Molecule: c-di-GMP-I riboswitch aptamer
Organism: Chloracidobacterium sp.
RNA sequence: UAUCCGAAAAGGCAAGUGUCCGUGAGGGCAUACGCAAAGCAGGGAAUCUCGAUAAUGCGAGAAAGUCCGGCUGCCGAA
Numbered sequence: 001u002a003u004c005c006g007a008a009a010a011g012g013c014a015a016g017u018g019u020c021c022g023u024g025a026g027g028g029c030a031u032a033c034g035c036a037a038a039g040c041a042g043g044g045a046a047u048c049u050c051g052a053u054a055a056u057g058c059g060a061g062a063a064a065g066u067c068c069g070g071c072u073g074c075c076g077a078a
Stems, first nucleotide, its partner, number of pairs: 005076002012035002016031006033065001039071002043068003047062005
């Protein structure tokens, strides 16, 4: 010093569960399985919901803690 790497500490996020809200995917709060990108964004693929249709295409949404790509980033033992 932080490309690689991952001990410690601080801060951060939050699967599942409980409860409330929403037609629903899901969301808020509490807790904590885990996470160094489990940060941002939502471009591509995949996924989910609602509406409509004979069916597909379609319209409106959700999530991304699935993969690829884009942008950014804390600490510093071995």